[in-house]
RNA sequence: GCCAGAGUAGCUCAGUUGGCAGAGCAGUUGCCUUGUAAGCAUCAGGUCGUUGGUUCGAAUCCAAUCUCUGGCU
Repeated sequence: GCCAGAGUAGCUCAGUUGGCAGAGCAGUUGCCUUGUAAGCAUCAGGUCGUUGGUUCGAAUCCAAUCUCUGGCU
């Protein structure tokens, strides 16, 4: 330099044939317990890497760009 893949909650990841952004773990609060852990309930947490475009509508499609991973040279 070229090709491919990945980027979504604090962490690990779903969600892709465009139509309300989710799960598990972690965290808050409460219940339970003599107490802790476990268990149960509840709440909070997101500019979906960035910018632009298409569209009534974009995490999803298109373009550019940044970071990381793998391959080729």